[in-house]
Context: one part of a larger RNA
């Protein structure tokens, strides 16, 4: 000199854009953060509509009714493995880079083949029982895109090449003939379902090289190193197991100890390098502590399950409940770090045919000069060089065109009025095309039209009025830009280094003047 997720002192007008628990991976009150689908299913607790009945005060109340819109709880599907947080652990194929393959991949895309015919249950519900509660037990009824067989299987799997074994589910919209038990069959379209192929995406595993300090850590290792048989996995492999061999690593630093998430990057520097890893992005690890598996395409799963432990809470003492390193917020620790805000309008995600619902992701607002950038606090004129202050050699000098006065302007802030863009879609109507038996439905496309904004009293523009509301901080001995007076008298004090102060201190304290930076300025800490 540059820099910072900074803090402290004094001071503080506005805006834009960023950033904001670096400490206790300490403990957490409260609310919210993952649901959705009735176009899979049986149904009907609540709400609304319709229908029937009763009471009557004649427009209300009550009862019944799944008929309709819908829908609590339940079965079922998809999603809760993403998104969000934290950096405790980890010196490791964890990360970075360059390769490899013995593997898997829901939803999506491509292509091929199918979607036939049956069965038995379990919730919900009803009945009974236990418990303070959490919840649980027994009996009975029932549906499905839940579950299980049978059939068929081009391809796919196993094979000793003879053969063997293996799938599926329906739902909704529309409809001219034909049939009909008036439910529908049937046709068609859409969404599904099953098996296989290829892709895309994501993931698993393996390898070369690189990746901090310590030798006051020199030897380490028995599933250890390799082989064979077996098991296991999506997959290779001591991954596991039995047997056999005795290997494997190490001064090119094994082992042990300490420290640490890694990277793109960031800071500094002419560079080489040094330091660092906040925000943003990629990867990894973790989710009260330790262990375990289940489900699933995917987890050994932050807001799932089981066991053990510590802690907190409830209890009828028999037994139960919980996990903010999600967003806010609280206590605590600390020099120190924000609101228990608004909205799904946009972007994105989950579910759904869709409408839509959910979304503390996200978009915004609030707080903080924490940082960077921009703007303002007036402009011109004005010598009687006013008054006052300070200095003085008492003549004067300086503050100083500074002020006052005169003329002008109104950025920002204030008040009032107007006012973009962020909104494209979806929906409805009408054309064209596709599909089809079809002018239904559905899909694609074009036009017109109706809407949808948290921010928001938005950005921005116009008008009104008044110089009106807006300057401080540090320093002035040398380094280092800037000097005098008074007070003090080795005292009080200053100090980054050299050093000042013991009676004229440009070095202490105050004043006047000056210098530097400026909504900041200094100090402290840290890095180059």
């Nucleotide at each position: 000199g540059a820099u910072u997720g900074a803090a402290c002192g004094c001071u503080g007008g506005c805006g834009g854009c960023a950033u904001g628990c670096c400490u206790a991976a300490c403990a957490c009150a409260u609310g919210c953060a993952a649901g959705u689908c009735g176009a899979a299913c049986g149904g009907u607790a609540a709400c609304g509509c319709g229908g029937a009945g009763a009471g009557c005060u004649u427009g209300c109340u009550c009862u019944c009714u799944g008929g309709c819109g819908a829908c609590g709880a339940g079965u079922g599907g998809c999603g809760g493995a993403c998104g969000g947080g934290u950096g405790a652990g980890u010196a490791a194929c964890g990360c970075g880079u360059a390769g490899g393959u013995a593997u898997c991949u829901a939803c999506c895309u491509u292509g091929a083949a199918g979607u036939g015919g049956g069965g038995g249950a379990c919730a919900a519900c009803c009945u009974g029982g236990g418990g303070a509660a959490a919840c649980c037990c027994a009996g009975g009824c029932u549906a499905a895109u839940a579950c299980c067989g049978c059939a068929u299987a081009c391809g796919g799997c196993c094979u000793a090449c003879g053969g063997g074994g293996g799938a599926a589910a329906g739902u909704g919209g529309g409809g001219g003939a034909u049939c009909u038990u008036c439910g529908g069959a049937c046709c068609u379209c859409a969404c599904g379902c099953u098996u296989c192929u290829a892709g895309a995406u994501g993931a698993g595993c393996c390898u070369g090289c690189g990746u901090c300090c310590g030798a006051u850590u020199a030897g380490c290792u028995u599933g250890u190193u390799g082989g064979u048989g077996g098991g296991g996995u999506a997959a290779c492999g001591g991954c596991c197991u039995a047997c056999c061999a005795a290997g494997g690593c190490g001064a090119c630093g094994a082992u042990c100890g300490g420290u640490a998430g890694c990277u793109g990057g960031u800071c500094u520097g002419a560079g080489a390098g040094g330091a660092u890893g906040a925000u943003c992005a990629g990867c990894c690890a973790c989710a009260c502590u330790g262990g375990g598996a289940c489900u699933g395409a995917g987890a050994c799963a932050c807001g799932g399950c089981c066991c053990a432990g510590a802690c907190u809470c409830c209890u009828a003492c028999g037994g139960g409940a919980g996990g903010c390193a999600g967003c806010a917020g609280u206590g605590g620790g600390g020099a120190a770090u924000a609101u228990u805000g608004c909205a799904c309008a946009a972007u994105g995600g989950g579910c759904g045919c869709a409408a839509g619902c959910c979304u503390g992701a996200u978009g915004c607002a609030g707080c903080a000069a924490u940082g960077c950038c921009g703007c303002g606090u007036g402009u011109g004129u004005g010598a009687a060089g006013a008054a006052g202050g300070c200095c003085u050699g008492c003549g004067g000098g300086u503050u100083g065109u500074a002020a006052a006065g005169c003329a002008c302007u109104u950025u920002c802030a204030a008040u009032a009025g107007g006012g973009a863009a962020g909104a494209a879609a979806u929906g409805c109507u009408c054309g064209g095309g596709g599909u089809u038996a079809a002018u239904a439905c559905c899909c694609c496309u074009g036009a017109a039209u109706c809407u949808u904004g948290a921010c928001g009293u938005u950005a921005u523009c116009u008008a009104u009025a008044c110089a009106a509301g807006a300057a401080g901080c540090a320093c002035c001995g040398g380094c280092u830009a800037a000097c005098u007076c008074c007070g003090u008298g080795c005292c009080a004090g200053c100090a980054g280094c050299c050093g000042c102060g013991g009676u004229a201190a440009u070095a202490c304290g105050g004043a006047g003047g000056g210098u530097g930076c400026g909504a900041g300025c200094g100090u402290u800490a840290a890095u180059c």
Record summary
Predicted 3D model of a 528-nucleotide part of an RNA (small-subunit ribosomal RNA, 5' domain) from an uncultured prokaryote.